[in-house]
Context: one part of a larger RNA
RNA sequence: GAACGAACGCUGGCGGCAGGCCUAACACAUGCAAGUCGAACGAAGCCUUCGGGCUUAGUGGCGCACGGGUGAGUAACGCGUAGGAAUCUACCUGGUAGUUCGGGAUAACAGUUGGAAACGACUGCUAAUACCGGAUACGCCCCCCAUUAGUAAGAUUUUGGGGGGGAAAGAAUUUCGCUAUCAGAUGAGCCUGCGUAAGAUUAGCUAGUUGGUGAGGUAACGGCUCACCAAGGCGACGAUCUUUAGCUGGUCUGAGAGGAUGAUCAGCCACACUGGGACUGAGACACGGCCCAGACUCCUACGGGAGGCAGCAGUGGGGAAUAUUGGGCAAUGGGCGCAAGCCUGACCCAGCCAUGCCGCGUGAGUGAUGACGGCCUUAGGGUUGUAAAGCUCUUUCAAUGGUGAAGAUGAUGACAGUAGCCAUAGAAGAAGCCCCGGCUAACUUCGUGCCAGCAGCCGCGGUAAUACGAAGGGGGCUAGCGUUGUUC
Numbered sequence: 001g002a003a004c005g006a007a008c009g010c011u012g013g014c015g016g017c018a019g020g021c022c023u024a025a026c027a028c029a030u031g032c033a034a035g036u037c038g039a040a041c042g043a044a045g046c047c048u049u050c051g052g053g054c055u056u057a058g059u060g061g062c063g064c065a066c067g068g069g070u071g072a073g074u075a076a077c078g079c080g081u082a083g084g085a086a087u088c089u090a091c092c093u094g095g096u097a098g099u100u101c102g103g104g105a106u107a108a109c110a111g112u113u114g115g116a117a118a119c120g121a122c123u124g125c126u127a128a129u130a131c132c133g134g135a136u137a138c139g140c141c142c143c144c145c146a147u148u149a150g151u152a153a154g155a156u157u158u159u160g161g162g163g164g165g166g167a168a169a170g171a172a173u174u175u176c177g178c179u180a181u182c183a184g185a186u187g188a189g190c191c192u193g194c195g196u197a198a199g200a201u202u203a204g205c206u207a208g209u210u211g212g213u214g215a216g217g218u219a220a221c222g223g224c225u226c227a228c229c230a231a232g233g234c235g236a237c238g239a240u241c242u243u244u245a246g247c248u249g250g251u252c253u254g255a256g257a258g259g260a261u262g263a264u265c266a267g268c269c270a271c272a273c274u275g276g277g278a279c280u281g282a283g284a285c286a287c288g289g290c291c292c293a294g295a296c297u298c299c300u301a302c303g304g305g306a307g308g309c310a311g312c313a314g315u316g317g318g319g320a321a322u323a324u325u326g327g328g329c330a331a332u333g334g335g336c337g338c339a340a341g342c343c344u345g346a347c348c349c350a351g352c353c354a355u356g357c358c359g360c361g362u363g364a365g366u367g368a369u370g371a372c373g374g375c376c377u378u379a380g381g382g383u384u385g386u387a388a389a390g391c392u393c394u395u396u397c398a399a400u401g402g403u404g405a406a407g408a409u410g411a412u413g414a415c416a417g418u419a420g421c422c423a424u425a426g427a428a429g430a431a432g433c434c435c436c437g438g439c440u441a442a443c444u445u446c447g448u449g450c451c452a453g454c455a456g457c458c459g460c461g462g463u464a465a466u467a468c469g470a471a472g473g474g475g476g477c478u479a480g481c482g483u484u485g486u487u488c
Base pairs, nucleotide, nucleotide: 001488002487003486004485006484007483008482009481010480013360014359015358016357017356018355019353020352021318026316027315028314030313031312032311035062036061037060040059041058043056044055045054046053047052069271070270071269078196079195080194081193082192083191084190087188088187092184093183094182095181096180097179098178099177100134101133102132103131109124110123111122112121113120114119140165141164142163143162144161145160146159149156170176171175197243198242199241204234205233206232209231210230211229212228213227214226215225216224246268247267248266249265250261251260252259253258273294274293275292276291277290296307297306298305299304324350326349327348328347332346333344334343335342336341363393364392365391366390373384374383375382376381397429399424400423401422402421403420407415432477433476434475435474436473437458438457439456443472444471445470446469447468453460454459
């Protein structure tokens, strides 16, 4: 000098754009943050012009694995980059082929009944795009035979034949579905080379450990798991251990090389009170799902139950320190739905904060009896100073009144009567902070008297202090200015 997610002191007019718990991954009152479909289904209630319509608890489907938060853990194929083969992929797109015949239940509901509650139990009835069986199956899966390419090896591959196995669901009224399979797209899982903090006052570490055979398991390769066999594997090119840490694109600084850093935005990862586990599903070992254990909080009739803000607001606490328990789905996007639409604290907006960056204003011209006052003085004067007053103007911004968009391709605007525009009045409502010994731009007087105090370094102060305090004057920056902290 530059920078900051800053804080503190003094001061503070307006607008635009951004940013706003860095500390306790501490504990959380309250509200909201994931639903939707009646064009899958029965039922109940209501309305009815008897055609039907509306509402929904339940069964069923899709979604809830996205979006949003946080950085505790992790020194790792976690991330970055470049590759790879042994895989899966709901919804979407394209192709091919189908969508046939049956069956038994069950919730809701009704009755009885247990419990303080949470929540159940028994009996009876019923539907489906819920569940089950049969048929058919080009293609699909498995086995066998032949054939082709090919090898160290029938490991793999092409084509043909034979045998075995496996599907389906309707609704509405012309669309939406359902089943099988091939391909695409998208997403995801896995493996590898290289790169990725400090410590040797950490030198040895390792038994599923390293490899093989076989089996199991997985969507898939693999000690992933298991049985047997062998005795390996890693390490001064730093294993192991300890400490610290999410990684990256980037950001800050710097001429660069480099150093520091990883807020906001974007990509990846990990986590969801703590630890463990699986279920469902195309996808989770699942923030607002389930089970078990633990700590904590709450309810209880003492038998037993309920909860998880590192979602958005908000509260307590911690802290130098960080905002509203706001509006709206109008836009963009997401879920469901044929649609109308419903939901969406994602998002779009508004509120608070000079936290930052940028822009604007606090007036302009004229005005010398160089007024009054202040300060200094050698008492003549000098300076404040064209500064003020006065005169002539202007009206940005703010204020008041009116008008009034774009954002919305047809309708629909939270923002918001907002931005903008027009008019009205009047210089009117709007300047501070730090410094003045040298470094370092800027000097005098008074007070004080090694006191009170200053100070970044050198150093000032003990009776004329340009260094302390005040005043006048001056210098710098300016809605800010200084101080502190951190980085270069």